[in-house]
């Protein structure tokens, strides 16, 4: 100085809203309607949150195919940092979910 990689899944949580379900209210108190400024159960969820298992790079041991290379495994480590809109999309509806480590700013 130049290239490249810097990654994926699950659980959980901050968070969000209101399809179900419950709670208030209304209602021959029937059917059913309102309400998330209704604590909650399902439900959706973080790059920059937690935590696991994978992948992936280092080194090291074995074993294999064969010629100092390659594949399988195991061990041990590495896997850093990170302020950030407005707008916009999705779903039943919203968000720290997608657009996005984007704009931008340092």
């Nucleotide at each position: 100085g130049u290239a490249a990689u810097g990654g994926g899944c699950g659980u959980c949580u901050a968070g969000g809203g209101u399809u179900c379900c419950g709670g208030u209210c209304c209602g021959g108190u029937g059917a059913g309607g309102a309400u998330g400024u209704c604590u909650g159960g399902u439900c959706c969820g973080a790059g920059a949150g937690a935590u696991g298992c994978c992948a992936u790079c280092c080194a090291g041991c074995a074993g294999c195919g064969c010629g100092c290379c390659g594949c399988u495994g195991c061990u041990g480590g590495a896997c850093a940092c990170a302020c950030g809109g407005c707008g916009g999309g999705a779903u039943a509806a919203a968000a720290g979910c997608c657009c996005g480590g984007g704009a931008g700013a340092u």